[in-house]
RNA sequence: AGGGGUGUCGUUCAGUGGUAGGACAGCGGUCUCCAAAACCGCCAACGAGUGUUCGAUUCACUCCACCCCUG
Numbered sequence: 001a002g003g004g005g006u007g008u009c010g011u012u013c014a015g016u017g018g019u020a021g022g023a024c025a026g027c028g029g030u031c032u033c034c035a036a037a038a039c040c041g042c043c044a045a046c047g048a049g050u051g052u053u054c055g056a057u058u059c060a061c062u063c064c065a066c067c068c069c070u071g
Base pairs, nucleotide, nucleotide: 001070002069003068004067005066006065007064010024011023012022013021018054026042027041028040029039030038047063048062049061050060051059
C1' cells in the first nucleotide's frame, strides 16, 4: 500500500428495515438471628459522521479502533 472480517449495557452473546432483548455483574426488596442461596424488581448499550427511507442496530458512503491475509 491492497484485500477481508469485527465493532450492541460493566462483561459475554442475540437481534439483518417497524417496541433494542437474554445471561452474568451491580443496586433495591422478600426470606434469615446474621450471611449465603433462592425468588421479585430496578438500572444500563447500537464506534463517529453523512445519506436513502414514512421509519435505520439493520441498507449505502466516509472516517476511527482492533484482528487476519497479501506484498
Predicted 3D model of a 71-nucleotide RNA (transfer RNA) from a Patescibacteria group bacterium. Taxonomically the source falls in Bacteria candidate phyla (Bacteria). It matches the Rfam family "tRNA". Rfam links the family to the GO term triplet codon-amino acid adaptor activity. Rfam describes the family as follows. Transfer RNA (tRNA) molecules are approximately 80 nucleotides in length. Rfam classes the family as a transfer RNA. The RNAcentral record of the sequence draws on ENA.